[in-house]
Context: one part of a larger RNA
RNA sequence: GUCCGCGAGUUACCGUAUGUGGCAAGGUUAAGAUAUUCCGUAUCGAAGCCGAAGCGAAAGCGAGUGUUAAUAGCGCGCCAUAGUCGCAUGCGGUAGACCCGAAGCCGUGUGAUCUACCCAUGGCCAGGCUGAAGCUCAGGUAAAACUGAGUGGAGGGCCGAACCGUUGUAUGUUGAAAAAUACUCGGAUGAGCUGUGGGUCGGAGUGAAAGGCUAAUCAAACUCGGUGAUAGCUGGUUCUCCUCGAAAUAACUUUAGGGUUAGCCUGCGCGAAUGCACCUUACGGAGGUAGAGCACUGAAUGGCAUAGGGGUCUUACCGGAUUACCAACGCCUAUCAAACUCCGAAUGCCGUAAGCGUCACGCGUGGAGUUAGACUGUGUAGGAUAAGCUUCAUAGUCAAGAGGGAAACAGCCCAGACCGCCGGCUAAGGCCUCCAAAGAUAGUUAAGUGCUAAAGGAUGUGAGAUUUCAUAGACAGCCAGGAUGUUGGCUUAGAGGCAGCCACCAUUUAAACAGUGCGUAAUAGCUGACUGGUCGAGUGAUUUUGCGCCGAAAAUGAACGAGACUAAACUAUCUGCCGAAGCCGCGGAUUGUUCAGUUUACUGAACAGUGGUAGAGGAGCGUUGUAUGCCGCGUCGAAGGAGAAGGGUAACCGAAUCUGGAGCGCAUACAAGUGAUUAUGCGGAC
Numbered sequence: 001g002u003c004c005g006c007g008a009g010u011u012a013c014c015g016u017a018u019g020u021g022g023c024a025a026g027g028u029u030a031a032g033a034u035a036u037u038c039c040g041u042a043u044c045g046a047a048g049c050c051g052a053a054g055c056g057a058a059a060g061c062g063a064g065u066g067u068u069a070a071u072a073g074c075g076c077g078c079c080a081u082a083g084u085c086g087c088a089u090g091c092g093g094u095a096g097a098c099c100c101g102a103a104g105c106c107g108u109g110u111g112a113u114c115u116a117c118c119c120a121u122g123g124c125c126a127g128g129c130u131g132a133a134g135c136u137c138a139g140g141u142a143a144a145a146c147u148g149a150g151u152g153g154a155g156g157g158c159c160g161a162a163c164c165g166u167u168g169u170a171u172g173u174u175g176a177a178a179a180a181u182a183c184u185c186g187g188a189u190g191a192g193c194u195g196u197g198g199g200u201c202g203g204a205g206u207g208a209a210a211g212g213c214u215a216a217u218c219a220a221a222c223u224c225g226g227u228g229a230u231a232g233c234u235g236g237u238u239c240u241c242c243u244c245g246a247a248a249u250a251a252c253u254u255u256a257g258g259g260u261u262a263g264c265c266u267g268c269g270c271g272a273a274u275g276c277a278c279c280u281u282a283c284g285g286a287g288g289u290a291g292a293g294c295a296c297u298g299a300a301u302g303g304c305a306u307a308g309g310g311g312u313c314u315u316a317c318c319g320g321a322u323u324a325c326c327a328a329c330g331c332c333u334a335u336c337a338a339a340c341u342c343c344g345a346a347u348g349c350c351g352u353a354a355g356c357g358u359c360a361c362g363c364g365u366g367g368a369g370u371u372a373g374a375c376u377g378u379g380u381a382g383g384a385u386a387a388g389c390u391u392c393a394u395a396g397u398c399a400a401g402a403g404g405g406a407a408a409c410a411g412c413c414c415a416g417a418c419c420g421c422c423g424g425c426u427a428a429g430g431c432c433u434c435c436a437a438a439g440a441u442a443g444u445u446a447a448g449u450g451c452u453a454a455a456g457g458a459u460g461u462g463a464g465a466u467u468u469c470a471u472a473g474a475c476a477g478c479c480a481g482g483a484u485g486u487u488g489g490c491u492u493a494g495a496g497g498c499a500g501c502c503a504c505c506a507u508u509u510a511a512a513c514a515g516u517g518c519g520u521a522a523u524a525g526c527u528g529a530c531u532g533g534u535c536g537a538g539u540g541a542u543u544u545u546g547c548g549c550c551g552a553a554a555a556u557g558a559a560c561g562a563g564a565c566u567a568a569a570c571u572a573u574c575u576g577c578c579g580a581a582g583c584c585g586c587g588g589a590u591u592g593u594u595c596a597g598u599u600u601a602c603u604g605a606a607c608a609g610u611g612g613u614a615g616a617g618g619a620g621c622g623u624u625g626u627a628u629g630c631c632g633c634g635u636c637g638a639a640g641g642a643g644a645a646g647g648g649u650a651a652c653c654g655a656a657u658c659u660g661g662a663g664c665g666c667a668u669a670c671a672a673g674u675g676a677u678u679a680u681g682c683g684g685a686c
Base pairs, nucleotide, nucleotide: 001686002685003684004683005682006681011095012094013093014092015091016090017089018088019087020086021085022084023083026050027049028048032044033043034042035041036040054061055060064076065075066074067073098236099235101233105226106225107224109222110221116200117199118198119197120196121195122194123193124192125190127159128158129157130155134151135150136149137148138147139146163187164186165185168183169182170181171180202218204214205213206212239620240619241618242617243616244615249262250261251260252259253258263370264369265367266366267365268364269363270362271361275359279355280354281353282352283351284350285349291343292341293340297337298336299335302332303331304330306327308326309325310323311322312321313320314319373398374397375396376395377394378393379392381390382389403414404413405412418588419587420586421585423584424583425582429578430577431576432563433562434561438575439574440573441572442571443570444569450565456550457549460547461546462545463544464543465542466541467540469538477534478533479532480531481530483507484506485505488502489501490500513528517526518525589610590609591608592607593606594605595604596603597602621675623672624671625670626669627668628667629666630665632664633663640659641658642657646653647652
């Protein structure tokens, strides 16, 4: 892991609601007793409990009572009367209370054969090296000190086996080993190592101190008990069908992943039909949003006019003049605002009336679940007018919704699946092939644009508008001219159209600049403006708009779903078709309402329904046992196993046949150890 078996809302008491049965202004017994007994049952037993009366703190009074001075007023009652005892079911409470699951807390004991420290008594430490004190001798001294040689054998001394330890590396890591092996390394006469016996322990011991160690266990050992500790947490919680069907919000919460109440769901009862709720239309209302505006409050542009102030000048003082400075108020001009408003919608909201639809409404009561929401569109806020971001409002979808489309794709578009059909029509979206279905007309695009993107850039190309020049010949090309005073003046080494400054005239002309650019040291040279000729019809500028181009760099190849397409792309128009579980058709099931036949039941018809998580309600299937019936079945073969014809809307039922070898079924009622793909479930087999 698979298979088989086991495995989770139970029981007692109390309360409450509903159903059902007995009795009823009453209902009912408890302990106990008696009788009979196998359990048990029957008959007694009124103590007690609930109800029939309340009010008051109470005494107490009583259809009243309390308050009070009160006969007033007011509060609670009466006047509208049903309870009670069983049984069943839902839910709540107290108990382990649906099941499994802690780390822990407390108590009684057991442990120092491991290890920590201590006590008693024993044992062990190859070999080599160093050479302290002291002593002897010699030298030395007045005597000492001191010096040298020897002797001596000290040391938590040195090197290094046993022994003790474990620094580094490698191996090992389902190991040879629940801590080792190999190499390497530290101590090795000491605070050394070690044998045996003994002592100290659980908030306690012991600790050269690491929270270390106290039997492979230690920030409080192990064992048993309290104990089914508690777990607002995680996981699991077992058959079927039918009806309805949520929430992820508010308030409060040592509260935020938990609760309580309300909101939203469901069952039942009652009420309601001139009424209630929803929608549409009409009419009537309140309002200060969007927008707009500047009349207020603020922000804020330029100008005019002009107080006040600053600067400068003048002045003995008073004062005066001036200003490209600052600037109130006023006027003109141009703006902005969630906390501005002289204004001001659309929606929405409230009310009235009519219409509309098989009441969709209200009240009471039993049972819930939900209080982590997600995205999309719209309107705001926060953020960076970022986020598959956060927080509100509003609508939708998902959640709890299948089907078709978007290649794939909870939240987008279409559309809400009772079941069956090898029938039809459509929606979104599509109609070259994959892949069901298509053609036409008029244009556009040349970029594979289509089949991602900006600022910005560009004689791409289509359509439109305004306009310059032009047969008195334009634009472009070609041919020719492009001159004179003059080298203008100044400057300068030079400055001759062309370094720079100033001026920019005049003449001849068809035209020709005191010169557009290149060029020279300066000239020269080339060229342009300008003009004539040639040619012969358009030419240039601005602007609006359609479709394109560049801008365009990322990690496997990935921005049509692919092939491919010049339409099979885009724009406009037209006519078809395909396309879903939508709608229709045929057959069937079921729920509700209203009818008909009719006695609820049952049968039939019409209409409206039948997606569904949490959850509420209803009806059933199966398992084990009990009672009664079938004067049921069974060695002529029970249960069980294999098998499956066939039947039922489902749980399921089930003939034949084989096996098996002794019990079992059906109907009705009752009682439950009553249903397993999942709990890293438990046991077994493989």
Description
The prediction has a mean pLDDT of 84. The part of an RNA shown here (large-subunit ribosomal RNA, domain II) has 686 nucleotides and comes from an Actinomycetota bacterium. Lineage of the source: Bacteria > Bacillati > Actinomycetota.